A computed fold for a 314-nucleotide RNA from Thermococcus onnurineus NA1, annotated as Archaeal signal recognition particle RNA. Its Rfam family is "Archaeal signal recognition particle RNA". Clan: SRP clan. On this family, see Wild et al., Curr Opin Struct Biol 2002: "Towards the structure of the mammalian signal recognition particle". The source organism's lineage runs through Archaea, Methanobacteriati, Methanobacteriota, Thermococcaceae and Thermococcus onnurineus. The coordinates come from a structure-prediction model, not an experiment, and the mean pLDDT is 82.
RNA sequence: CGGCGGGCUAGGCCGGGGGGUUCGGCGUCCCCUGUAACCGGAAACCGCCGAUAUGCCGGGGCCGAAGCCCGGGGGGCGGUUCCCAAAGCCGCCUGCGGAAGUCGGGGCACAACGAUGAUCCCUCGUCCCACGGGGCCGACGGUGGGCGGGGUCUGGCUGGAGGGCCGGACUAACGCCCUUUGCCCGCCGAACCCCGCCAGGCCCGGAAGGGAGCAGCGGUAGGCGGGACGUUCGGCGCUCGUGGGGUAGCGGGGGUGAGCGAGCCCCGAUGGAAGCGGACGGUGGAGGGUUCCCACCCCCGGGCGCGCCCGCCG
Numbered sequence: 001c002g003g004c005g006g007g008c009u010a011g012g013c014c015g016g017g018g019g020g021u022u023c024g025g026c027g028u029c030c031c032c033u034g035u036a037a038c039c040g041g042a043a044a045c046c047g048c049c050g051a052u053a054u055g056c057c058g059g060g061g062c063c064g065a066a067g068c069c070c071g072g073g074g075g076g077c078g079g080u081u082c083c084c085a086a087a088g089c090c091g092c093c094u095g096c097g098g099a100a101g102u103c104g105g106g107g108c109a110c111a112a113c114g115a116u117g118a119u120c121c122c123u124c125g126u127c128c129c130a131c132g133g134g135g136c137c138g139a140c141g142g143u144g145g146g147c148g149g150g151g152u153c154u155g156g157c158u159g160g161a162g163g164g165c166c167g168g169a170c171u172a173a174c175g176c177c178c179u180u181u182g183c184c185c186g187c188c189g190a191a192c193c194c195c196g197c198c199a200g201g202c203c204c205g206g207a208a209g210g211g212a213g214c215a216g217c218g219g220u221a222g223g224c225g226g227g228a229c230g231u232u233c234g235g236c237g238c239u240c241g242u243g244g245g246g247u248a249g250c251g252g253g254g255g256u257g258a259g260c261g262a263g264c265c266c267c268g269a270u271g272g273a274a275g276c277g278g279a280c281g282g283u284g285g286a287g288g289g290u291u292c293c294c295a296c297c298c299c300c301g302g303g304c305g306c307g308c309c310c311g312c313c314g
Base pairs, nucleotide, nucleotide: 001314002313003312004311005310006309007308008307011063012062013061014060015033016032017031018030019029023050024049025048026047027046038059039058040057041056067304068303069302070301071300072299073298074297075296078293079292082289083288084287088283089282090281091280093278094277095276096275101270102269103268104267105266106265107264108263110261113259120255121254122253123252124251125250126249127245128244129243130242131241132240133239134238135236136235137234138233139232140230141229144178145177146176147175148174150171151170152169153168154167155166156165157164158163183227184226185225186224187223188222194219195218196217197216202211203210204209
């Protein structure tokens, strides 16, 4: 000095670019593209920077004296400046085109109607809305009081008991009367603590007689159903009337007095649809050209770097 092996350090790699933003650079945003190949945090009234700007704050992996940087050329993804500009769409004007429908005239064939009235004209009703009378249906409703009797509770006097006599408060039950729309009928009812009559049995009594009272029967309050009535309220495919609106069709009435209807075809008028274009203006941007930047790949040139230690061999 060279080769091989091991260790280390400087260093390198773990992406790049276009658009947007910015005075400008990078990042966060959008897009393109490459690699075997990083992670966490914050960041558009933003974060770090100033042409030495190509992120900031932290952490990690790989390679390792390996490489990194700059310039030029070619291919090439993507973007960008300006110019030309097709299709499509919108507005306005316009050309061709002539549909459906309507009216008039003519022709053909048809059946029905027509002097028991065709056609046409006028009027009314049928229909709708509002209001009112009636009718029908429905909702709602069940008065207040007087007299007598009875009853419930209670006070007084009296009798040997059952009881008797007098009074007060309340009261739906029974009767009569007045009043009201507030009445009538049927069924149920309050087991007893609602009313009356109370078999049997019970209680008092020598007896006469009296009392309490279940079942049963009859009622009251209350409930349900039906009817009638009524102050009131509501509904209605019914009816009458008033006012307004509407009228294609159908019907009634009046006038006129001989035709009328629809179908097909032809002619004319009106009507202007669908469709096919043209000019102008706007929008739109396929595509092309041009300027600049450029991921990725290839080529050329230049700059910086290629260091230290140990072992073995020549």